[in-house]
Context: one part of a larger RNA
């Protein structure tokens, strides 16, 4: 320079924007830079291929040829790829009109339920378990009833239901704001796609500083179990769970499937939009789009299974594997306040 992989065997980066790359729709001219033809000069000698000569042959030596795959020139050719002008609208993208969520603030607010307090009612018990203690209880507990504080979380609707790029996001009311398909009439006119570095977001634990603290709980105590019990059980419980502000940056971050466009049998659900028909409405058909399921043909697959949300067929771009253990480890660098985090060996062994 090159092979053949990446659902589960090593192997898709946790996701998103985007920087330079790479790649790129339709058509008309024109330029010859890629690109082809043809010709000229240049590619030293040796070696090396063939043809052939000389040592008895051979190694070897000597002759021509090729070779040197390349670079420079002239001339020509324009299909493709590129430059430049110009033009189109099917890819992009901009408005409208519907539909509709998620996320974020600052405050507001609902009710159920925990649990504390204060007050009546009542009296020996509660509670917990496989069995019990430990713990609370006559200083009156559990139980009920009323009144009051706080905190977190939103039953039923809810649903292989909806939205986000992914992490995720469920009471409600205002505000603020982001994305998406169909269609429908117009405008731009290729503006596209990916995307190495490099930004940005990134569950949950954890870390800083205030705040806050009902439940629940690591650490912890105490009962029990047990040979023993630093466990599972039970009583209590302290960081943390919560909100701000700012680290930190992982994950079975999974669909273990990177992103774009195109091509290739159906059937059956369901969320949502458009159009047509029926109908007074409701509603119901029948067709198209976008989105999430379940079944299956071709094909693929090592089975399993995947199949118009492909794991089928192509076509651009990244990312990434190369035995198993040392080891996601040492070192070095860069990040971090720590904890750590990212880059990433090597001996040596099977």
């Nucleotide at each position: 320079c090159u092979g053949g992989g990446c659902g589960u065997a090593a192997a898709g980066a946790g996701c998103u924007c985007g920087u330079a790359g790479g790649c790129g729709g339709u058509u008309u001219g024109u330029c010859g830079c890629g690109u082809c033809g043809u010709c000229c000069g240049u590619g030293a000698a040796a070696a090396c291929u063939c043809g052939g000569a000389g040592c008895u042959u051979a190694a070897c030596u000597c002759c021509g040829u090729g070779c040197u795959u390349g670079c420079g020139g002239g001339c020509g050719a324009u299909a493709c790829g590129g430059g430049c002008a110009g033009a189109c609208u099917u890819g992009a993208g901009u408005a409208c009109u519907a539909c509709a969520g998620g996320g974020g603030a600052g405050a507001c607010u609902g009710g159920a339920a925990u649990u504390c307090c204060u007050g009546g009612u009542g009296u020996a018990g509660c509670g917990g378990u496989g069995a019990a203690a430990u713990g609370c209880g006559c200083a009156g507990a559990u139980a009920u009833c009323a009144g009051g504080a706080g905190g977190a979380a939103c039953a039923c609707c809810g649903g292989u239901g909806g939205c986000g790029a992914a992490g995720g996001c469920g009471g409600g009311u205002c505000u603020c704001u982001g994305g998406g398909u169909a269609g429908u009439a117009a405008c731009u006119g290729a503006c596209g796609c990916u995307g190495a570095g490099g930004a940005g977001c990134g569950a949950a634990a954890g870390c800083a500083u205030g705040g806050g603290u009902a439940g629940c709980g690591a650490a912890c105590a105490g009962g029990a179990u047990u040979a023993g019990a630093u466990a599972c059980c039970c009583u209590g419980g302290u960081a943390g769970u919560c909100c701000a502000u700012g680290c930190c940056g992982u994950a079975a971050a999974c669909g273990g499937u990177g992103g774009g466009c195109g091509c290739u049998a159906g059937g059956u659900g369901u969320g949502g939009g458009g159009u047509c028909c029926u109908u007074c409405c409701a509603c119901g058909g029948a067709u198209u789009c976008c989105g999430u399921g379940c079944c299956a043909u071709a094909g693929c697959u090592a089975a399993c299974g995947c199949a118009u949300u492909a794991a089928g067929c192509g076509c651009c771009c990244c990312g990434c594997c190369u035995g198993g253990g040392g080891a996601g480890u040492a070192c070095g660098g860069c990040c971090g306040c720590a904890a750590g985090g990212c880059u990433a060996a090597a001996a040596c062994u099977c």